[in-house]
Molecule: transfer RNA
Organism: Microcaldota archaeon
């Protein structure tokens, strides 16, 4: 220098291929309940500019372009 993959909640990931209206799950966290207390169980709640910017579109996590970070391969 070239190619491919990954980036979404505090953590691990789904959703992307085939655009659709409020972006989800598990774990974790907070609060309540229960208990002498803790843990477990049960209930509720909070938490996201979907890596950044631009474009296409009525509409973008999803399509296109550039860039950033990490990983693998080739030279």
């Nucleotide at each position: 220098g070239g190619g491919c993959c990954u980036g979404u909640a505090g953590c691990u990931c789904a959703g992307c291929c085939u655009g659709g209206a409020u972006a989800g799950a598990g774990c974790g966290a907070a609060u309540g309940u229960c208990u002498c207390c803790u843990a477990a169980g049960c209930a509720u709640u909070a938490g996201g500019u979907c890596g950044g910017g631009g474009g296409u579109u009525c509409g973008a996590a999803u399509c296109c372009c550039c860039c950033c970070a990490g990983g693998c391969c080739c030279g």